[in-house]
Molecule: Lysine riboswitch aptamer
Organism: Hungateiclostridiaceae bacterium UBA3934
């Protein structure tokens, strides 16, 4: 002083991750429908307002009564199937949707930045939800699998730190002794 950089391929962490289908519980004796009665200063129709448009004295709305009676998403648990950034998630934006404006909120789909190695238990917060179940943020705690340093040291193992753009294994090619 230079150079320390890559490409394909295969693979591994387990309560390991995701889609589908069938089961089963829960939703729920809920909603929704029809009957009955009571009452009425006639209105009512998804969270405000407002607009269409529909229902209402053949009695809405509203309080009881009876009688029938679901579904969906969520969930155990089974078989299939695709994988190991498997997958999720968050924020904002854009497109669809929830009668139509306008505010709110919510659901879908897209890419964009960004987080996170995995899964599990507490804890709290938000939302979705019928839920104290599941989900999502964020903390903690130990476990678990990699690589790194140190100590031991065949091997086992201990501590401590990092992140999957990571890790191992072959191959190919580059650049240094």
């Nucleotide at each position: 002083u230079u150079c320390a950089a890559u490409g394909a391929u295969a693979g591994a962490g387990g309560u390991g991750c995701g889609c589908u289908c069938c089961c089963a519980a829960u939703c729920a004796g809920u909603a929704g429908c029809c009957c009955c009665g009571c009452a009425a200063u006639a209105g009512g129709c998804a969270g405000c307002a407002g607009g269409a448009g529909c229902c209402g004295a053949u009695g809405a709305a509203g309080c009881g009564g009876a009688g029938u009676g679901a579904a969906a998403g969520g969930u155990c648990g089974g078989a299939g199937c695709g994988c190991c950034g498997a997958a999720g998630g968050a924020u904002a934006u854009g497109u669809u949707c929830c009668c139509c404006u306008g505010c709110a909120g919510g659901a879908u789909c897209a890419g964009a930045u960004c987080c996170u190695g995995g899964g599990u238990g507490c804890a709290a917060u938000g939302g979705c939800g019928a839920a104290c179940a599941g989900c999502c943020u964020u903390g903690c705690a130990a476990c678990u699998g990699u690589c790194a340093u140190c100590a031991g040291g065949u091997a086992u193992u201990g501590a401590u730190g990092g992140a999957g753009c990571g890790c191992u294994a072959u191959c190919a090619g580059u650049u240094c002794u």